[in-house]
RNA sequence: GCCACCUUAGCUCAGUCGGUAGAGCAUCUCACUCGUAACGAGAAGGUCCCCAGUUCGAUCCUGGGAGGUGGCU
Numbered sequence: 001g002c003c004a005c006c007u008u009a010g011c012u013c014a015g016u017c018g019g020u021a022g023a024g025c026a027u028c029u030c031a032c033u034c035g036u037a038a039c040g041a042g043a044a045g046g047u048c049c050c051c052a053g054u055u056c057g058a059u060c061c062u063g064g065g066a067g068g069u070g071g072c073u
Base pairs, nucleotide, nucleotide: 001072002071003070004069005068006067007066010025011024012023013022019056027043028042029041030040049065050064051063052062053061
């Protein structure tokens, strides 16, 4: 220098052939217990990496950036 893939909650990751986003763990509250943990119930937590385009509507499609991983030279 070239190519491919990835970027979504604090972490690990789903997801939607375009219609306003979820799980597990973690956190908080409650219940349980002599008490703690575990188990159970609930809550909170997101500019879906950034900019532009297409569209009535974009996390999703298109273009350009940024970061990361792998391969080639």
A computed fold for a 73-nucleotide RNA from Patescibacteria group bacterium UBA6899, annotated as transfer RNA. Its mean pLDDT, the model's own confidence on a scale to 100, is 82. NCBI's taxonomy places the organism under Bacteria, Bacteria candidate phyla.